[in-house]
Molecule: c-di-AMP riboswitch aptamer (ydaO/yuaA leader)
RNA sequence: GCGACCGGAACGCCGAAUCUCCCGCUCGCCGGGAGAACCGGGGACCCACACUCCCGGGGUGAAUCGACGCGUGUCGCAGGGCGCCCGUCGUAGGGCGACUCCUGGCCCGAACCCGUCAGCUAACCCGGUAGGCGCCCGAGGAGAGGAGAA
Repeated sequence: GCGACCGGAACGCCGAAUCUCCCGCUCGCCGGGAGAACCGGGGACCCACACUCCCGGGGUGAAUCGACGCGUGUCGCAGGGCGCCCGUCGUAGGGCGACUCCUGGCCCGAACCCGUCAGCUAACCCGGUAGGCGCCCGAGGAGAGGAGAA
C1' cells in the first nucleotide's frame, strides 16, 4: 500500500415507516399513551358496471404471469386433467447514494392479511409508521436546474 472479517461514531441509502411531548420500568433509541406528518383500507350521490357459462373474491407490497422437471394428493377404465410442495429457466414490475429521460450492465422479482365481503366515492370510520443496508454501476449519453468568471 492492497484485500478480507469484526465493532463504533457521524452521515447517508431502499422503504409510508419520521418528529415532538407524557408515563413506566428489567433503562433499551424498550413498553404504553397523546399529537403532528406520511402511507394504506373501508365507505354515498354522480359515473361506471349490468346478459349466459366456468371460476369464490379482495387487499398491502416492485414482487405478476408463464414454460419445464422431481415428488405428492385427487378425479378418471385409460391416454390424461386439476391442485399442492420444491427446483430450474424466463417474465409484468421494482432497485442500483444526481431531478428527468434514453442506452448498456448488475441485483430483486418475497412474504403476509381479510374471511365468502369490497367498483369509484364527499362526509365519516379503521389500520400502519416495520425491516434491510454501507459505496453495492467509479456506468455512458441527452436534457432540466444551479454556481462561478468575463